[in-house]
Formats: sequence, C1' cells, structure tokens
RNA sequence: GGGGCUGUAGCUUAGUUGGAAGAGCGCGUCGUUCGCAACGACGAGGUCGUCGGUUCGAACCCGAUCAGCUCCA
Repeated sequence: GGGGCUGUAGCUUAGUUGGAAGAGCGCGUCGUUCGCAACGACGAGGUCGUCGGUUCGAACCCGAUCAGCUCCA
C1' cells in the first nucleotide's frame, strides 16, 4: 500500500428480501426476610463507530472515513 471480517445499553449480544430496536448479566426502587443471599414485580439506561447519499421512511441499501482483528505485498 491492497483485500476480507467486525463495530447495536456498563458487559455479552439478537435483530439485515427497509416500516424505526430487544434479550441475558449488571444497575436502581419495591415486595418476601430480623438482615443478607436468592426469587418476584416495576424502572432507568441506546443519536445502532463517524460523516454523507438513496428513499415517504435506513441498524439494514450505496460511498467515504475511524478503530480492532486477519490475509497478501
């Protein structure tokens, strides 16, 4: 320098023939307990790496770019 893969909640991740985001763990509050743990209920937490484009509408399609891993030189 060139190719490939990956990037979504604090962590691990699901969701891709476009209709607008969920789960587990963790966190907070409440209940059960003398208390803790465990369990149950409820809740907070995301500009879907970044920028731009296509579209009525983008996590999803296109381009560029950044980071990580990897292959070639």